[in-house]
RNA sequence: CCAGACGGCCGGAUGGCCGCUCCGCGGCGACGCGGAGAGGAAAGUCCGGGCUCCACGGAAACACGGUGCCGGGUAACGCCCGGCGGGGGCAACCCCAGGGAAAGUGCCACAGAAAGCAAACCGCCGGCGGCAACGCCGGUAAGGGUGAAAGGGUGCGGUAAGAGCGCACCGCGUCCCCGGUAACGGGGAUGGCAGGGUAAACCCCACCGGGAGCAAGACCAAAUAGGGGCGGCACGCCUUAUGGCAGGCGGGUUUCCGCGUCGCCGCCCGGGUCGGUCGCUAGAGGCGCCGGGCAACCGGCGUCCCAGACGAAUGGCCAUCGCCCGCUUGCGGGUACAGAACCCGGCUUACAGGCCGUCUGGCAUC
Numbered sequence: 001c002c003a004g005a006c007g008g009c010c011g012g013a014u015g016g017c018c019g020c021u022c023c024g025c026g027g028c029g030a031c032g033c034g035g036a037g038a039g040g041a042a043a044g045u046c047c048g049g050g051c052u053c054c055a056c057g058g059a060a061a062c063a064c065g066g067u068g069c070c071g072g073g074u075a076a077c078g079c080c081c082g083g084c085g086g087g088g089g090c091a092a093c094c095c096c097a098g099g100g101a102a103a104g105u106g107c108c109a110c111a112g113a114a115a116g117c118a119a120a121c122c123g124c125c126g127g128c129g130g131c132a133a134c135g136c137c138g139g140u141a142a143g144g145g146u147g148a149a150a151g152g153g154u155g156c157g158g159u160a161a162g163a164g165c166g167c168a169c170c171g172c173g174u175c176c177c178c179g180g181u182a183a184c185g186g187g188g189a190u191g192g193c194a195g196g197g198u199a200a201a202c203c204c205c206a207c208c209g210g211g212a213g214c215a216a217g218a219c220c221a222a223a224u225a226g227g228g229g230c231g232g233c234a235c236g237c238c239u240u241a242u243g244g245c246a247g248g249c250g251g252g253u254u255u256c257c258g259c260g261u262c263g264c265c266g267c268c269c270g271g272g273u274c275g276g277u278c279g280c281u282a283g284a285g286g287c288g289c290c291g292g293g294c295a296a297c298c299g300g301c302g303u304c305c306c307a308g309a310c311g312a313a314u315g316g317c318c319a320u321c322g323c324c325c326g327c328u329u330g331c332g333g334g335u336a337c338a339g340a341a342c343c344c345g346g347c348u349u350a351c352a353g354g355c356c357g358u359c360u361g362g363c364a365u366c
Base pairs, nucleotide, nucleotide: 001362002361003360004359005358006357007356008355009354010353012321013320014319015318016317017316018315020037021036022035023034024033025032026031039337043348044347046346047345048344049343050342051213052212053211054210064209065208066207067206068205069083070082071081072080073079084098085096086095087094088093099204100203104202105201106198107197108196121144122143123140124139125138126137127136128135129134152170153169154168155167156166157165171193172191173190174189175188176187177186178185179184217278218277219276220275227269228268229267230266231265232264233263236245237244238243247262248261249260250259285304286303287302288301289300290299291298292297322335323334324333325332326331327330
């Protein structure tokens, strides 16, 4: 210098003018002064918690859902860190739902002779028949063919041809020893090989899990309508209650039939709605130093207070500079993704441009 891997960070700056929300002070108030005012993802709402209400004697089991190598971290997690195993890359490094398929059940399309009690289409070999082509019977699973997958792989021996039939190595099972907390790794002995794949199929095993969510929830509380109590006034007939009849009101008016409704006024009480207040921002909090740990993280000390709206503030304009692009070299255009809504820990997704650190491979030079 080129190519690449990993980790972290920034993501416009300054000034002026006019506005918005909250807090403090002054003021009865209008208002004035001072201070603060979006993010790394505030996003998706996918996981885990705090908090609140509801349900519930405790525990266990069952059902359902989730998680799934091992160890650690954490309030907790499906997150993070370290390791193991498998796969990819020359390497730095990256990726993996990664328990159990010898408990049972199911499935394995098409093709193929055969897809799970293995099987025999071509071929190979032997016997018999035949001049021969070939046919029949038997052996075999090395070769061909089908398939995602064909009952260990490669080689040598062996055989009529073959075959774990025998042997060596690799793989696999069982047992033992060693290392490691463990996952697992290494070594030895032994078994000729049984037990194809699939569990993001049912299932088995282990562990975890009440439900709903700040529109949670709590408090104050208007007008109108409706409910209850008390007092005053009014109140036709029958009836024990109740009900019936009569009467009033309701259709633009009248009659008849049917339907609905049932006293007025005043005071008080309680519930809900509109509205208001709280919850509401000091927290598993930020920063710095020291210590422990490979790390995630933990501990100690010091320091700081850092949005709190709710028909929902955080905005607009101008100037100068920075950055990017274009050309006529001093002009023009652009300046990402996106915006809190109870809070916190994660994950995922979006993002113009730029910076820093560590490492790998290559080239050149000393």
The RNA shown here (Bacterial RNase P class A) has 366 nucleotides and comes from an Alphaproteobacteria bacterium. The coordinates come from a structure-prediction model, not an experiment, and the mean pLDDT is 76. Of the family's consensus pairs, 96% are formed in the model. Its Rfam family is "Bacterial RNase P class A". Rfam's curators write: Ribonuclease P (RNase P) is a ubiquitous endoribonuclease, found in archaea, bacteria and eukarya as well as chloroplasts and mitochondria. Rfam classes the family as a ribozyme.